[in-house]
RNA sequence: GGAGUCGGCCAGGCAGUCGCGUCGGGAGCAAUCCCGCCGAGGAAAGUCCGGGCUCCACAGGGCAGAGUGCCAGGUAACGCCUGGGCGGCGCGAGCCGACGGAAAGUGCAACAGAGAAUAGACCGCCGAACGGCCCGCAAGGGUGCGUGGUCAGGGUGAAACGGUGGGGUAAGAGCCCACCGCCUGCGGGGCCAACGCCGCAGGGCACGGCAAACCCCACUCGGAGCAAGACCAAAUAGGGGUGCAUUGGGUUGGCCCGGCCCGCACCCGGGUAGGUUGCUGGAGCCCCAUCGCGAGGUGGGGCCGAGAGGAAUGGCUGCCGGCACCGGCAACGGUGCUUACAGAACCCGGCUUAUCGGCCGGCUCCGUCA
Numbered sequence: 001g002g003a004g005u006c007g008g009c010c011a012g013g014c015a016g017u018c019g020c021g022u023c024g025g026g027a028g029c030a031a032u033c034c035c036g037c038c039g040a041g042g043a044a045a046g047u048c049c050g051g052g053c054u055c056c057a058c059a060g061g062g063c064a065g066a067g068u069g070c071c072a073g074g075u076a077a078c079g080c081c082u083g084g085g086c087g088g089c090g091c092g093a094g095c096c097g098a099c100g101g102a103a104a105g106u107g108c109a110a111c112a113g114a115g116a117a118u119a120g121a122c123c124g125c126c127g128a129a130c131g132g133c134c135c136g137c138a139a140g141g142g143u144g145c146g147u148g149g150u151c152a153g154g155g156u157g158a159a160a161c162g163g164u165g166g167g168g169u170a171a172g173a174g175c176c177c178a179c180c181g182c183c184u185g186c187g188g189g190g191c192c193a194a195c196g197c198c199g200c201a202g203g204g205c206a207c208g209g210c211a212a213a214c215c216c217c218a219c220u221c222g223g224a225g226c227a228a229g230a231c232c233a234a235a236u237a238g239g240g241g242u243g244c245a246u247u248g249g250g251u252u253g254g255c256c257c258g259g260c261c262c263g264c265a266c267c268c269g270g271g272u273a274g275g276u277u278g279c280u281g282g283a284g285c286c287c288c289a290u291c292g293c294g295a296g297g298u299g300g301g302g303c304c305g306a307g308a309g310g311a312a313u314g315g316c317u318g319c320c321g322g323c324a325c326c327g328g329c330a331a332c333g334g335u336g337c338u339u340a341c342a343g344a345a346c347c348c349g350g351c352u353u354a355u356c357g358g359c360c361g362g363c364u365c366c367g368u369c370a
Base pairs, nucleotide, nucleotide: 001366002365003364004363005362006361007360008359009358010357012320013319014318015317016316017315018314020039021038023036024035025034026033027032041341045352046351048350049349050348051347052346053225054224055223056222065221066220067219068218069217070084071083072082073081074080085099086097087096088095089094100216101215105214106213107210108209122154123153124150125149126148129147130146131145132143133142134141135140162180163179164178165177166176167175181205182203183202184201185200186199187198188197189195229277230276231275232274239268240267241266242265243264244263248262249261250260251259252258284303285302286301287300288299289298290297291296321338322337323336324335325334326333327332
């Protein structure tokens, strides 16, 4: 100097001016006006997980259903984060992984292929065994013709029932042996564990793949959501009670009593409109110390940063800064832009997705110079 990788941060600054909105104060009968404070994000987004809060339900257990799934730790909790293990990719820093169980059961495997799981004979190899045929007096020899043997080689496939070498054989084969691999047990290591790094012993291999197929195992999970919920509470209509009318009207009935309905007054309680609350000070932010590899924990100090109703948070000018282009050897000058994604609505922790332009730091690889 180039290429890369990981982590953190910013998201123009200041001033003026014109607006918008909540809140506080003031003026006004009111409409409204004046003054002051404050006024979006790293994702406010998707609403995908996890919690707080609220109401409803709930003895306990089981079934069903959903989710999670290497191990340990962190946390209020998580499907998040950190560290470790294993597998894959990369020269490397580093990145990616639904990564429990296929020696419980069921199931699946297109096409190709002879055969796809207590496998298989298409080509090839063999002719030891039994039979046929030929030669031979016979012993025997020949022939690959029938019954066959064989998975070493070829070929198919994503995958063909361990690999290499030797022995062995008619030809072959863990059939036997050595090494490698694999499995089981024990010991060490890993502060526990995942793991299978090391050692020992045993086993010819028994156990192919798929569980984002059913399933098995372990763990977790009640439902609804701030339009939750709580409080105050009209008008109109309706409900309950008491009293009055009791010589009222209607109805039941042949008639009376009685029952029911209608009227007036007062009281009571529920719901709706509307208002208040929930509402933002919180698992909060910043700094320091300390423990921890780390995520984080603990302690101390400081700070207050929208609360809002379908909803305000914007525009312009100047200076500074930034970016692009042009001119110039350069200092610099000119012109243009000042942007991206986006938009709080009960609140937090995450994940994911979107994003102009930059800044800082750790590390890796390559080249060059000393």
Predicted 3D model of a 370-nucleotide RNA (Bacterial RNase P class A) from Silanimonas sp. A source record names the gene rnpB.